A computed fold for a 129-nucleotide part of an RNA from a bacterium, annotated as small-subunit ribosomal RNA, 3' minor domain. The prediction has a mean pLDDT of 82. Its Rfam family is "Bacterial small subunit ribosomal RNA". Gene Ontology terms of the family: ribosome and structural constituent of ribosome.
Context: one part of a larger RNA
RNA sequence: CACCGCCCGUCAAGCCAGGAGAGUCGGGGAUGCCCGAACCUCGCAACAGCGGGGGAAGGUAGACUCGAUGAUAAGGGCUAAGUCGUAACAAGGCAGCGGUAGCGGAAGCUGUCGCUGGAUCACCUCCUU
Numbered sequence: 001c002a003c004c005g006c007c008c009g010u011c012a013a014g015c016c017a018g019g020a021g022a023g024u025c026g027g028g029g030a031u032g033c034c035c036g037a038a039c040c041u042c043g044c045a046a047c048a049g050c051g052g053g054g055g056a057a058g059g060u061a062g063a064c065u066c067g068a069u070g071a072u073a074a075g076g077g078c079u080a081a082g083u084c085g086u087a088a089c090a091a092g093g094c095a096g097c098g099g100u101a102g103c104g105g106a107a108g109c110u111g112u113c114g115c116u117g118g119a120u121c122a123c124c125u126c127c128u129u
Stems, first nucleotide, its partner, number of pairs: 003092001005089001008085002011082001013079004020072001023069006031061004039054006095116009
């Protein structure tokens, strides 16, 4: 490579990651309860013992947390030459954009309020020549 330009969204194809998801499986695990060795301790007792409290491991429930897996549904990202249209960029051919409501295959359209980051024409004010 400069309007035979640029460019938007749906749809179709491929790939990717993340979130949701009835659940299922596994890890960690506060804490509660059960049981409770050695040992410590208290009482009675007295050198023998009896009873109480604490107490590791173990068992059980388990807040919370981490991971794997999961039908399905909705989006997202990326990918030279797919489909439909043409929304935006020039006044982009209805100026555009923002809020809001309704509607529509899709970009979007319509109503309403706001903004100029709107072109053009006319007029007014000011400045310069």